[in-house]
Context: one part of a larger RNA
Molecule: small-subunit ribosomal RNA, central domain
Organism: Thermoplasmatales archaeon
């Protein structure tokens, strides 16, 4: 330490795999470790009970008996829990099958757009705003058209659709990879679940090196508004954004809700497998109703301070972790540790309220 709880009041690690630990399906036999039983001993003394005695009575004192804790020993018990052995198969795993996805990695090509340069036409404005004005422009812009170059991004489709552990993924192909779900129940035979440490993944931003830079744009520079305007709005514009190779390891990394596993009324979408059926132009067609996973909306009980939530719980049990314990100080010093660095992880305390 023992309690309460963590969706919104303090609290769920970002996320995931995984070692220790802990927990753990079903049947027989065994063992007796743990548990219980009965037994014998030992557990100082006060103390507590039970009964008697002594102070006039109680308090208090005195004997004898017993309890409490707790250990050891002997016999016993065999239900749980351990452990050993040997099985099952409803957990888990693998097989097989057809299908389905913006999963992931590389690699090729596409498509407008946009900016730049080039040719032709054609001439005075364009360009921005609330309005202006910095800005471009007679070295011919804007604008219309033919070519070319770069980089980046991927409309429509697109759908509270889909994938993925989260972060996240959205032109087409291709190779090389992962995983879910359904369906069969073939094969394993408990091989499970968590998960202190510990790995490894983890937007965007920053960092190093090397490349690349079209558009956009922190910083910065004009120019407008203003009392100012170190902004909001405008012109411009440099790191960045993009690619390779690596390092930070953080976010309102949010469903502000850890995983797993059981039961627990119900409607209606919508996606994937299978399935039953009826329509049918036989197409990878429509249309109804099951199951089984996923995602949403509604709402019953229960649940909750309310808000809500509600078989995708925040019900009702169970197992494991992780965190919380007024505000501020402070996610701050220090110390340790990772990091090129900027910082990250861990994490107080005087003091004040």
């Nucleotide at each position: 330490u023992u309690g309460a709880g963590u969706c919104u009041a303090a609290a769920g690690c970002g996320u995931u795999c995984g070692u220790a630990g802990c927990c753990g399906g079903u049947u027989u036999c065994g063992u007796a470790a743990a548990u219980c039983u009965u037994u014998a001993g030992a557990u100082a003394a006060a103390u507590c009970c039970u009964u008697c005695c002594g102070c006039u009575c109680a308090a208090c004192g005195g004997a004898a008996g017993g309890a409490c804790u707790u250990c050891u020993g002997a016999a016993g018990a065999g239900a749980c829990u351990g452990c050993g052995a040997a099985g099952c198969u409803a957990g888990g795993g693998a097989a097989u099958g057809g299908g389905u996805g913006a999963g992931g990695u590389u690699g090729a090509a596409u498509g407008u757009a946009c900016u730049u340069c080039u040719g032709g036409g054609g001439u005075a404005g364009g360009g921005g705003u609330a309005a202006a004005a910095u800005c471009c422009u007679g070295u011919a812009a804007u604008c219309c058209u033919g070519g070319a170059a770069g980089g980046a991004c991927a409309a429509c489709c697109a759908g509270u659709g889909g994938c993925g552990a989260a972060g996240g993924c959205g032109u087409u192909c291709a190779a090389c990879u992962a995983g879910a779900a359904c369906a069969u129940g073939u094969c394993c035979g408990a091989c499970g679940g968590u998960g202190a440490g510990g790995a490894a993944c983890g937007a965007a931003g920053g960092c190093u090196a090397a490349g690349g830079g079209a558009g956009c744009a922190a910083a910065c520079c004009g120019g407008a508004u203003u009392a100012g305007a170190u902004a909001c709005c405008c012109g411009g514009g440099u790191a960045g954004u993009c690619u390779u190779a690596g390092c930070u390891g953080u976010a309102a990394a949010c469903a502000c809700u850890g995983c797993c596993c059981a039961c627990u009324u119900g409607g209606u979408g919508u996606u994937g497998c299978c399935u039953c059926u009826c329509c049918g132009u036989u197409g990878a067609g429509g249309g109804g109703g099951g199951g089984c996973a996923g995602u949403g909306c509604c709402g019953g009980a229960g649940c909750g301070a309310a808000g809500g939530u509600g078989u995708u719980a925040a019900g009702u049990g169970g197992g494991c972790c992780a965190c919380u314990u007024g505000g501020g100080g402070a996610g701050u010093a220090u110390g340790g540790u990772c990091g090129c660095a900027a910082g990250g992880c861990u994490g107080a305390a005087a003091c004040u309220u």